This is a predicted structure of a 473-nucleotide part of an RNA (small-subunit ribosomal RNA, 5' domain) from a Candidatus Moraniibacteriota bacterium.
Its mean pLDDT, the model's own confidence on a scale to 100, is 86.
[in-house]
Context: one part of a larger RNA
RNA sequence: GGAUGAACGCUGGCGGCAUGGAUAAGGCAUGCAAGUCGAAUGGGUUUAGGCCCAUGGCAAACGGGUUAGUAAUGCGUAGGAAUAUCCCUCAAAGUCGUGAAUAAUUCGGAGAAAUCCGAAAUAAUACACGAUGUGCUCUACGGAGUAAAGAUUUAUCGCUUUGAGAGUAGCCUGCGUCCUAUCAGCUAGUUGGCGGGGUAAUGGCCCACCAAGGCUCUGACGGGUAGGGGGUGUGAGAGCAUGGCCCCCAACAUUGGGACUGAGACACUGCCCAAACUCCUACGGGAGGCUGCAGUCGAGAAUAUUCGUCAAUGCCCGAAAGGGUGAACGAGCGAUGCCGCGUGCAGGAUGAAGGCUUUCGGGUCGUAAACUGCUUUUUUCAGGGAAGAAUUUCGAUGACGGUACCUGGAGAAUAAGAGGUUACUAACUCUGUGCCAGCAGUAGCGGUAAUACAGAGACCUCAAGCGUUAUCC
Numbered sequence: 001g002g003a004u005g006a007a008c009g010c011u012g013g014c015g016g017c018a019u020g021g022a023u024a025a026g027g028c029a030u031g032c033a034a035g036u037c038g039a040a041u042g043g044g045u046u047u048a049g050g051c052c053c054a055u056g057g058c059a060a061a062c063g064g065g066u067u068a069g070u071a072a073u074g075c076g077u078a079g080g081a082a083u084a085u086c087c088c089u090c091a092a093a094g095u096c097g098u099g100a101a102u103a104a105u106u107c108g109g110a111g112a113a114a115u116c117c118g119a120a121a122u123a124a125u126a127c128a129c130g131a132u133g134u135g136c137u138c139u140a141c142g143g144a145g146u147a148a149a150g151a152u153u154u155a156u157c158g159c160u161u162u163g164a165g166a167g168u169a170g171c172c173u174g175c176g177u178c179c180u181a182u183c184a185g186c187u188a189g190u191u192g193g194c195g196g197g198g199u200a201a202u203g204g205c206c207c208a209c210c211a212a213g214g215c216u217c218u219g220a221c222g223g224g225u226a227g228g229g230g231g232u233g234u235g236a237g238a239g240c241a242u243g244g245c246c247c248c249c250a251a252c253a254u255u256g257g258g259a260c261u262g263a264g265a266c267a268c269u270g271c272c273c274a275a276a277c278u279c280c281u282a283c284g285g286g287a288g289g290c291u292g293c294a295g296u297c298g299a300g301a302a303u304a305u306u307c308g309u310c311a312a313u314g315c316c317c318g319a320a321a322g323g324g325u326g327a328a329c330g331a332g333c334g335a336u337g338c339c340g341c342g343u344g345c346a347g348g349a350u351g352a353a354g355g356c357u358u359u360c361g362g363g364u365c366g367u368a369a370a371c372u373g374c375u376u377u378u379u380u381c382a383g384g385g386a387a388g389a390a391u392u393u394c395g396a397u398g399a400c401g402g403u404a405c406c407u408g409g410a411g412a413a414u415a416a417g418a419g420g421u422u423a424c425u426a427a428c429u430c431u432g433u434g435c436c437a438g439c440a441g442u443a444g445c446g447g448u449a450a451u452a453c454a455g456a457g458a459c460c461u462c463a464a465g466c467g468u469u470a471u472c473c
Stems, first nucleotide, its partner, number of pairs: 001473004006469005013341006019334002026297003030294003035058003040055006065252003074177007083169003088165008096130004105120006135146004150157002178224003185215003190212004195207003227249004231242004254275005277288004305331001307330003313327001314325004344374004354365004379410006388400001391396001417462005422443003428457005438445002
């Protein structure tokens, strides 16, 4: 000098664009953040439109948050073979027959509640069985096994099997990836093999048996620290430092463990168990999880609104209309940062008053002010007023917002500070103080003429900021 997710002090006019819990991955009141489908189905209710309950389907594994853990089950890069795949696209074939239940509901009962029990009835794209086999799987090559679901406005949408694709995901390998030797030896499923189990799939992933291997001064093992990358800061570069916002990947969801469902989870707002904590209780028993958006307490130098809308962009459901969406788009708060604009312009000498200073003549603030003329960015008032809209049942639909912007009126009106002035370093005098009070980044200054302390005037530098502190180059 540059930089910052900054903080603090003094000051503070406007706009645009960004950005804002870095500490306690500490605890959380309240509200919202994941639903949708009547063109799968049964029922309740209503005059009707419709609404509600339940079964069922799809979604809820995305989106959003955080960085605790992790030094490699991670990430980056380059490859690989032993894999899966809902939805989507293309292609081939099929969609026949039958059955037993069950919820909501009704009746009865238990409980403070959460919730639960018994009896009766019923439907389906829920469940089960049979047939067929283009195919697919297994095979001793003879054969064996294996699917489906209908709805409707008759246009279609679905369902089953298989192949291919796209995208996605799982797995393996090489190389790279912080400090420490005051950590030198580590390892028994350990290293390899045969066989098996398990998985979508390879593999000590797991198991039985066999062998005795495997890693290590090119740093194993241990300890500390840490999410990784694209990037970012700085620097001429090499490098050094860093990883906030945005994008990709990983991991986590009060702590620890576990599986279920499913194409996909060992699942933030699903389930079970244990623990800690909090709450309710009729003491028998129950409920909860903000590292979602706001908000609150705490700790802290320190970080925002319990806002609006689904109008747009996306996502989920639906044939659609549409519904949902604290994703998102917007508004609010903060000079937190960057950028832009303004706080007027021209004339004006009696060089006014006043301040400061003085050698008392004057000098300086200073064309500065007053005063005259002008302008209106900004401000305010009035009028007009968007694009962002694509869609659509042709009726209509914008949160932002009467915002941006345009026109007209008024009026210099509404708007300047901070730090410094011994040298480094741009900028000097007076008064007070008297090694005191104090200053200070370094050298240093102050003990009676202090340009270094304090005040005043003048000046210098930056400027809606200026300084200080912290950290990096």